[in-house]
Context: one part of a larger RNA
Formats: sequence, C1' cells, structure tokens
RNA sequence: GGAUGAACGCUGGCGGCGUGCUUAACACAUGCAAGUCGAACGUGAUCCCGCAGCAAUGUGGGUGAAAGUGGCAAACGGGUGAGUAACACGUAGAUACCUGCCUCGAAGUGGGGGAUAACCACGGGAAACUGUGGCUAAUACCGCAUGGUCUUAUUGGUGCGGGAGUGCCGAUAAGUAAAGCUUAAUGUGCUUAGAGAGGGGUCUGCGCCCGAUUAGCUCGUUGGUGAGGUAAUGGCUCACCAAGGCUGUGAUCGGUAGCUGGUCUGAGAGGACGAUCAGCCACACGGGAACAGAGACACGGUCCCGACUCCUACGGGGGGCAGCAGUAGGGAAUAUUGCACAAUGGGCGAAAGCCUGAUGCAGCAACGCCGCGUGUGCGAUGAAGGCCUUCGGGUCGUAAAGCACUUUUCUGGGAGAUGAGAAAGGACAGUAUCCCAGGAAUAAGUCUCGGCUAACUACGUGCCAGCAGCCGCGGUAAAACGUAGGAGGCGAGCGUUAUCC
Repeated sequence: GGAUGAACGCUGGCGGCGUGCUUAACACAUGCAAGUCGAACGUGAUCCCGCAGCAAUGUGGGUGAAAGUGGCAAACGGGUGAGUAACACGUAGAUACCUGCCUCGAAGUGGGGGAUAACCACGGGAAACUGUGGCUAAUACCGCAUGGUCUUAUUGGUGCGGGAGUGCCGAUAAGUAAAGCUUAAUGUGCUUAGAGAGGGGUCUGCGCCCGAUUAGCUCGUUGGUGAGGUAAUGGCUCACCAAGGCUGUGAUCGGUAGCUGGUCUGAGAGGACGAUCAGCCACACGGGAACAGAGACACGGUCCCGACUCCUACGGGGGGCAGCAGUAGGGAAUAUUGCACAAUGGGCGAAAGCCUGAUGCAGCAACGCCGCGUGUGCGAUGAAGGCCUUCGGGUCGUAAAGCACUUUUCUGGGAGAUGAGAAAGGACAGUAUCCCAGGAAUAAGUCUCGGCUAACUACGUGCCAGCAGCCGCGGUAAAACGUAGGAGGCGAGCGUUAUCC
C1' cells in the first nucleotide's frame, strides 16, 4: 500500500447493487416451513330445491365440509460444518451393478376370491391413545388362467479366452404378470421384457496440513479355497488353510481441518484464506438400529438407550428451529415473530387449482462497492469578530454580508409503468420514471500538524497531568501533553484495533 462477513470512537443527506451469529453443532415460548389427487374407493356433515303432509316427518335430487382406505410426493428444495487427514474431495479412468417419474419402439390387460379402515354399537383411559363385536369399497390384498426378447435347469451352434468361463443366435422343460378410471370428443393408467436419457452405487492411478519431544503397527490382520450376503466386486461376513500385510519415499500415534471451483495479495513464482454464489461430502438433541420404498438407514418418519425439558387425575404420556421469523444466553459483534405465490422453480392433479419462510420482494444496518449532493457567478471599506503581533500590521478571507442565478436533491400536487410470450391476472407499488409549483432552501465531518510524514503559532501545565506505531516528548519560554487560532489529509465518512499478503 492493498484486503475484510469485521468491531470500536466521533460524525452522518440520498440512491443503485450486494452483504449481514466468524462466538454456544448452547437451550428454545409462539406462528408458519409438504402436501396433493373425488378422473382410484366407500362414506357423507352442512346448506339448497322438488313432492306428500297443518306440522312433526317421510321421500327424491343437488351441493359437497371433515375424516378414512388407496396412489404419488415427502430421499427434492432449505439449514449447518460438529465429525472426517478419508477414494471425503479434485482430476483421469474402470465396471461386477441399480434406476421411480421422462423418451422410444414391442407384447398383453382374461376370469375369480377373502378381508379391512371409515361407519355403527358397547367398552377402557385424566390424556396420549386404544379394545371387542358388526357392516362395506377400491387402481388396497390374494389365488387361477394365458404368456415371452423374462428367470432357472439341460442342451446345440458361433465369437473371445491358455483355461475356468463369458457374449450372441437358438432348442427343450419348469416357473412367473396385470387395474382400472374418465371426457362432448379416447385419453390416461396397469403388466412384462428391451433400448435411451438423466441420476446413483462400487473400484483404481495421481494430488491432498503440522509434529519423530510419536518408530514400530496389524490377528479378519494379509492372501487362498468354499459358502453366505449384497443391486453389485470384495474379509463385507463365516468355516478351513497358509503366515502374511504396512513402515524412514514416515507406517502407527497425536494435533488441526469439511474438500473444490475460487477469494485476497503479489510483476510473477508464491503465500494466506475457503463468508456470500456454484459442485461434492457429512450431520440433524447425544448414541444405536432397522422398516417401507426406485431411492434413506431418512432435519420437520418409526423403534431402543441416554441427557434435558413439558403435561399428568401419579396410572402414564409429549418434545427436538444446524428450515423462516423470533426469544434467552454467549459475545467486540451480525437484521423483521413483514408481503406475495404476480414471476422463476418444485410437489400433486387430466385440468381448474391447491401447497411451497424454495423463490420474488419489502423492512433494519454507512457493513462493503459505486454514483450524486450539501449550491453557482459577481462581490474589498479587505466589514464586524476571533487569533497572532515587532502595535506598523498580518491572518481567517471572496470567506461572509450584499446582488444576480440555478433546483440535482428536498417539500407539495398531478400522471404513472416494463416485468404478463393469446384474453384476464402484479406481492413489489401508487414504487421506478415523467410533468408542474415552491424556495438556497433540507444536508460536513473526522484525523493529524517533532522526524519518518503533507501541515505552526499563542496560552495553560511543569518528569505532574498526559502522549506514543518506532525513535522518543513532559523537571518554567513544550511546533511532541491540554485548549485556542491557523494549516494539512481524506470526505458521508474519518480515525483506531484485529487479521492476511
């Protein structure tokens, strides 16, 4: 000098774009953050209409709340960086694998059955919730049939391979599937196998912090055979066999740390860092486990243990903000319990649409970068006043006043968007922007002035009070402390502190 997610002191007019718990992965009141589908299914509160009736009521039709069965989503999106020195990440490869929704083409979609929630009845319980009996539906569940480019077994041909084996084309046998719904209009589902796209799993080469005041480490350990397990390779697991494997090119142990694209600095080489944005990973009160599923060993799912906390009728139950706001606490320090789904994107749905604290916006903060303003011109008797003075004067200083002008800003009034790709539909927002009027009006500080280092005098103080980045100032004329005048620097900021180059 540059830089910062900064903080502190003094000061503070506006706008645009960004950024905002770096500390306690501390604890959390309250609200919201994941639902949707009636074109899968049974029920059906409420309300309305018709008919009969004086009415009660009965009956028919429509509407369709709420809950339930079922499907898809909930594994995305959002948060955090505790752990992790590791195939976690980066890069370049590999394959023994999986893949819902989507795309492509092929074949099929036949015929049956038994239940169960909701509901009703009777119970238990303070509650959370739950028991027994009875009724009922389905794209829920279960058989049967049919079936091949599917699976398994046997087998023929052929390609590759030293072989085990494996790819492709067949043959035989056995086994295995399905679901319907709906429009004015045939569309959308379902089943089977195949191909693709995108996504994922696994493996490998190389790269990847500090410490030797850590030198030896290892027994499923290293390899083999066989088996089990997995979507899949593999000590992944197990039985048996062998005795191996790693290490001074740093094993093991300890410390620290999410990694990268990148960011800051630097002429570069390099050094430091990894906020925001993007990719990957890990985690979700601490620890463990599996369930269903295409996908999780699952932030707002389940079970168990633990700590904490809340309710309780003491028998027993509930909870998890490292989602968005917000609270307490910690801290030098970090924002609103806002608006909207209008846009972009996501989930569900045929759609209308519903949901979406993702997102779009607004609010707060000079936290940062950038831009603008706080007037412009003329104006000397160099006014008054302050300060200095050798008392002559000098200086603040064209500065002010005054005269003329302008209106960026400001205030008031009026008009008023783009963003919405056919019509309609805008949270932002009466915002941006434009027009008119008014009036210099509403707007300057901060740090320094001994040398480094741009900028000097007076008074006060008297090794005191104080200053200070280094050298050093202060003990009676201090350009170094304090105040004043003046000057210098930067300017809606200035200075200090911390950290990096």
The part of an RNA shown here (small-subunit ribosomal RNA, 5' domain) has 501 nucleotides and comes from an uncultured bacterium. RNAcentral holds the full RNA, with entries from ENA, Greengenes and SILVA.